[in-house]
Context: one part of a larger RNA
RNA sequence: CUCUCGUUAAGGAACUCGGCAAUCUAGCCUCGUAAGUUCGCAAUAAGAGGUGACUGAAUUGUGAAGUCCGUACGGAUGGAGCAUGAAAGUUCACAGUAAAGGGGCUCUGGUGACUGUUUAGCAAAAACUAAUCACUCUGCAAACUCGAAAGAGGAAGUAUAGGGUGUGACACCUGCCCGGUGCUAGAAGGUUAAGGGGAGAGGUUAUUCCGAUUCGUCGGAAGAAGCUUUGAACUGAAGCCCUAGUAAACGGCGGCCGUAACUAUAACGGUCCUAAGGUAGCGAAAUUCCUUGUGGGGUAAGUUCCCACGCGCACGAAUGGUGUAACAAUUGGAGCGCUGUCUCAACGAGAGACUCG
Numbered sequence: 001c002u003c004u005c006g007u008u009a010a011g012g013a014a015c016u017c018g019g020c021a022a023u024c025u026a027g028c029c030u031c032g033u034a035a036g037u038u039c040g041c042a043a044u045a046a047g048a049g050g051u052g053a054c055u056g057a058a059u060u061g062u063g064a065a066g067u068c069c070g071u072a073c074g075g076a077u078g079g080a081g082c083a084u085g086a087a088a089g090u091u092c093a094c095a096g097u098a099a100a101g102g103g104g105c106u107c108u109g110g111u112g113a114c115u116g117u118u119u120a121g122c123a124a125a126a127a128c129u130a131a132u133c134a135c136u137c138u139g140c141a142a143a144c145u146c147g148a149a150a151g152a153g154g155a156a157g158u159a160u161a162g163g164g165u166g167u168g169a170c171a172c173c174u175g176c177c178c179g180g181u182g183c184u185a186g187a188a189g190g191u192u193a194a195g196g197g198g199a200g201a202g203g204u205u206a207u208u209c210c211g212a213u214u215c216g217u218c219g220g221a222a223g224a225a226g227c228u229u230u231g232a233a234c235u236g237a238a239g240c241c242c243u244a245g246u247a248a249a250c251g252g253c254g255g256c257c258g259u260a261a262c263u264a265u266a267a268c269g270g271u272c273c274u275a276a277g278g279u280a281g282c283g284a285a286a287u288u289c290c291u292u293g294u295g296g297g298g299u300a301a302g303u304u305c306c307c308a309c310g311c312g313c314a315c316g317a318a319u320g321g322u323g324u325a326a327c328a329a330u331u332g333g334a335g336c337g338c339u340g341u342c343u344c345a346a347c348g349a350g351a352g353a354c355u356c357g
């Protein structure tokens, strides 16, 4: 010097991102206990006192011996012993939950209701789940899922059931927009595939005609039937276009200009655009860039914190809004107590380091 411990004058968070770490507190008994609240809680709230040993009454519990009745094993009586045990008194210690083990407390915000779950091996959370609420699909050979299929799950269930999605206890609520996208319904018209249909067109050629001929044929033109290559009109479903509905479906929820008898502001007016222009509530917020916004509180001093204000860069209503008792190894702020965290370090113990072996 390093690690693990112990003690510490005066001060007591001045340390530090932050009281991280370490103290304090602690069991049991008695008294006492606020706001808030879903009346269950909050609560061991907070806070105060007591605690050993000896003497020791009443009480209460259990209930032996003995006695009586009875003789399927019991009942009655009895009251010893043991345990419990207040006040008071006495007594010993520095100290009586004498060791070990064994809550620090309070106030005020955010988030999530809660218990629960999670990244086996850097994250336990505000994430997931959850009860609740809502939408939607599904009539049973159900929807849906697995599987080329058989079959199985759903379910030995049957709409108070099952699947999917969102929200997330509870309280008060959940505004406007269906133009876009999606979904549902509709069927008049438009568009539209294979298929049906087959007008017509092409190829081939029996045959006919023309020309040439060595009479064997050769060249050219037209061309039936058949075969073949194609093929227009017409017909032809869903879908799409179209018409409606639907936002606890995906989503969206405006500009500019002027105006009141100080100023400022604008209840009011004008105008443009839109499907509709953000309602209630909340708001510098887990959301605010400017920003340490402004005012107030707390401090001697506060970029954090709390209460307000509202020019919300860029909150907002089940992608839920706003509250909320209880709960939390959650996350901010403050205070009391307490301390070697610090001022500022010291001493001690053990194990290393170091030297020798």
Stems, first nucleotide, its partner, number of pairs: 001352008010343002014341001019338001027051005036041001038169001052091004060083003066077004092096001104336007111328002116128002133166006144153003170323004175253003180250002182246005189241003195235002200230005207222006254272005281315001282312001293309005
This is a predicted structure of a 357-nucleotide part of an RNA (large-subunit ribosomal RNA, domain IV) from a marine sediment metagenome. The RNAcentral record of the full RNA draws on MGnify.